Predicted 3D model of a 72-nucleotide RNA (transfer RNA) from a Candidatus Omnitrophota bacterium.
[in-house]
RNA sequence: GGGCCCAUAGCUCAGCGGUAGAGCAGGAGACUCAUAAUCUCUUGGUCGUAGGUUCGAAUCCUGCUGGGCCCA
Numbered sequence: 001g002g003g004c005c006c007a008u009a010g011c012u013c014a015g016c017g018g019u020a021g022a023g024c025a026g027g028a029g030a031c032u033c034a035u036a037a038u039c040u041c042u043u044g045g046u047c048g049u050a051g052g053u054u055c056g057a058a059u060c061c062u063g064c065u066g067g068g069c070c071c072a
Stems, first nucleotide, its partner, number of pairs: 001071007010024004018055001026042005048064005
């Protein structure tokens, strides 16, 4: 220098154009003499960033940033 992949909640990841979800973690409660475990409820997100397409974008297109892999 060229090519490919990834970026979504505190963490690990779903989400194939129509109001953004799960598990773990956090908070409250139940249970227990108490703790743990278990069960119930619950908090938490400008979807890396800037544009474009579209009635509508996490999703499609482009630039940039960061990370990973391959080639030279």
The sequence was found in a public genome assembly. It matches the Rfam family "tRNA". It is annotated as a transfer RNA. The organism belongs to Candidatus Omnitrophota, within Bacteria.